[in-house]
RNA sequence: UGAUGAAAAAGGCAUCCUGUGCGAAAGUGCAGAGCGCAAAGUCGUGAGUCUAAAGCAUGUAUACAUUGUAUACAUGCCAUGAUCGUCAGACCGCCAUC
Repeated sequence: UGAUGAAAAAGGCAUCCUGUGCGAAAGUGCAGAGCGCAAAGUCGUGAGUCUAAAGCAUGUAUACAUUGUAUACAUGCCAUGAUCGUCAGACCGCCAUC
């Protein structure tokens, strides 16, 4: 330096859930907790998945006005949002064996 592995040793992270904060939501910060993880370390680069505030389209209702405008609701589309504990990639990395 590379490959393989978690048997040992030293450690690390922290699922679900609960409390609390942020967020339109997905989700996420902090604390407890520990399902599990040999990269369950970092990066949102490619893909997958999740959400749909704003925006666009359609419909309904109301108001004003001359067939348009505005508001509210519903449906659909749509990441610029999220997920690194979905996969891949990039970078960094403890121990042991070869």
This is a predicted structure of a 98-nucleotide RNA (c-di-GMP-I riboswitch aptamer) from a Clostridiales bacterium. It was read from a public genome assembly, where an Rfam model found it. It matches the Rfam family "c-di-GMP-I riboswitch aptamer". Gene Ontology term of the family: cyclic-di-GMP binding.